[in-house]
Context: one part of a larger RNA
RNA sequence: CUGGGCGUAAAGCGCACGUAGGCGGACUGGAAAGUUGGAGGUGAAAUCCCAGGGCUCAACCUUGGAACUGCCUUCAAAACUCCCAGUCUUGAGGUCGAGAGAGGUAAGUGGAAUUCCGAGUGUAGAGGUGAAAUUCGUAGAUAUUCGGAGGAACACCAGUGGCGAAGGCGGCUUACUGGCUCGAUACUGACGCUGAGGUGCGAAAGCGUGGGGAGCAAACAGGAUUAGAUACCCUGGUAGUCCACGCCGUAAACGAUGAAUGCCAGUCGUCGGGUAGCAUGCUAUUCGGUGACACACCUAACGGAUUAAGCAUUCCGCCUGGGGAGUACGCCCGCAAGGUUAAAACUC
Numbered sequence: 001c002u003g004g005g006c007g008u009a010a011a012g013c014g015c016a017c018g019u020a021g022g023c024g025g026a027c028u029g030g031a032a033a034g035u036u037g038g039a040g041g042u043g044a045a046a047u048c049c050c051a052g053g054g055c056u057c058a059a060c061c062u063u064g065g066a067a068c069u070g071c072c073u074u075c076a077a078a079a080c081u082c083c084c085a086g087u088c089u090u091g092a093g094g095u096c097g098a099g100a101g102a103g104g105u106a107a108g109u110g111g112a113a114u115u116c117c118g119a120g121u122g123u124a125g126a127g128g129u130g131a132a133a134u135u136c137g138u139a140g141a142u143a144u145u146c147g148g149a150g151g152a153a154c155a156c157c158a159g160u161g162g163c164g165a166a167g168g169c170g171g172c173u174u175a176c177u178g179g180c181u182c183g184a185u186a187c188u189g190a191c192g193c194u195g196a197g198g199u200g201c202g203a204a205a206g207c208g209u210g211g212g213g214a215g216c217a218a219a220c221a222g223g224a225u226u227a228g229a230u231a232c233c234c235u236g237g238u239a240g241u242c243c244a245c246g247c248c249g250u251a252a253a254c255g256a257u258g259a260a261u262g263c264c265a266g267u268c269g270u271c272g273g274g275u276a277g278c279a280u281g282c283u284a285u286u287c288g289g290u291g292a293c294a295c296a297c298c299u300a301a302c303g304g305a306u307u308a309a310g311c312a313u314u315c316c317g318c319c320u321g322g323g324g325a326g327u328a329c330g331c332c333c334g335c336a337a338g339g340u341u342a343a344a345a346c347u348c
Base pairs, nucleotide, nucleotide: 003320004319005318006317007302008301012316014201015200016199017198021194022193023192025088026087027086028085029084030083033081034080035077036076037075038074039073040072041071042070049065050064051063052062053061054060091191092188093187094185095184096183097182098181099180103177104176105175106174107173108172109171110154115149116148117147118146119145120144121143125136126135162169163168206247207246208245209244210243211242215241216240220236221235222234223233258315259314260313261312262311263310266293267292268291269290270289271288272287273286274285275284276283277282278281297304298303321348322347323346330341332339333338
């Protein structure tokens, strides 16, 4: 390489959009590139293979056959693939009517709580811990009442609930806006799927500039603990956490499970719609999500099981013993931190 694989053994890109490419629904006709069959030509000799022959045998030499799986020309076939023409509606999209939702962006706004400031009451402790101490407090703390300031987060509702491609999204209101589901449909007529490169989005931390800073809190300081304690515990505390704009581009970015389509027993929940029946809040049924259990089947087992890890098809990505190493070098990207791509020697 082939083959075999990718939930947990190595292996699904973090996610999407999409270029090239690959693949692609039903019917009819045409053409005949692929495909299939026949014929002809060619496919040098040697080699290989088979049956003989010659050196005493063998290697070796040699005769004949087969083969040379290929290419070209020509005749024919038309099921399948491609191509051309036409048609269709199931895939896809559209139109109309409803519906649910923490989907996104911006602006405004509300209450609780923490902290700080001012004032009142009030007096000796408060705080903290396993126990303490550092710390705060007679310059009046802690506690309690009233007023004010400011920042951040939104208790209950809240739910294997909802929405989003993923990251993610949760007080309330308004504006703008994306997607989805259901029902109807007399429209378009394969317009589809996947997607190398590419482009965009992408938690937290981190970086740049300017703001902001209540609480929390890397670093740091002190107090304890301890043999030591550069920790766990305590008292403080700066970046940061927040906002705007611009970078970074990584995560156990996880369902450790790529996307799409079709098919294959059920039962019980739950969310959003529809239909029918009447007892008007239940029953039956249907579509779309989200869960639990379980049959066939799959699996090394665990387990999965119509939301597959089952049975199949299409396309992409990835793996190939452990360490060295996701490292070195080089290119590219980045302000930097670093990221992406990605070896070998050596060793077991």
Small-subunit ribosomal RNA, central domain from a metagenome, 348 nucleotides, folded computationally. Its mean pLDDT, the model's own confidence on a scale to 100, is 89.